[in-house]
RNA sequence: AAAGUUCUUCGGGGCAACGUGAAAAUCGUGACCGGCGGUAUAGUCCGCGACCCGCUUCGGCGGCUGAUCUGGUGACUCUGGCAGGAUGCAGAUAUGACAUCCGGGUCUGGAGAAUUCCGGAACCGACAGUAUAGUCUGGAUGAGAGAAGAAAGCA
Numbered sequence: 001a002a003a004g005u006u007c008u009u010c011g012g013g014g015c016a017a018c019g020u021g022a023a024a025a026u027c028g029u030g031a032c033c034g035g036c037g038g039u040a041u042a043g044u045c046c047g048c049g050a051c052c053c054g055c056u057u058c059g060g061c062g063g064c065u066g067a068u069c070u071g072g073u074g075a076c077u078c079u080g081g082c083a084g085g086a087u088g089c090a091g092a093u094a095u096g097a098c099a100u101c102c103g104g105g106u107c108u109g110g111a112g113a114a115u116u117c118c119g120g121a122a123c124c125g126a127c128a129g130u131a132u133a134g135u136c137u138g139g140a141u142g143a144g145a146g147a148a149g150a151a152a153g154c155a
Stems, first nucleotide, its partner, number of pairs: 005151006017029003031135002033125002035048004043123002052063004068121005076112004080107003084102005089096002127138003
């Protein structure tokens, strides 16, 4: 130093406009939004959190848990030929057909490589309330994946 411990702070966005109706930010057209970690930059990959269900010695534990295809690019990875270099080997030397290795050379070499990038077209979104809600109100001035920082001390 890292890890660990204790503490502090931070830690979720979004229906404009139009239509129907007595009533809809809930229906229809349309608009808009995207938590955290990982990985080539991700709402749709992998994992986590939240909601919900069960259990609990109240610290937690277990369960449940949505949605993507297509064309392109190629960070990066592996690798081949030729040339070059080093060492070995042969040789008196020059040098060399051979062996092993090297990498800022060269061949627009070869293969793989982003569900994250670029183009196109799709899709998804807990519970309670209310005219049927990802976007309103509520549990929630809550909880939380985690992020940043501080302190003490140890080897």
Model confidence (mean pLDDT): 82 of 100. This is a predicted structure of a 155-nucleotide RNA (FMN riboswitch aptamer (RFN element)). The sequence was found by an Rfam model in a public genome assembly. Its Rfam family is "FMN riboswitch aptamer (RFN element)". Gene Ontology term of the family: FMN binding.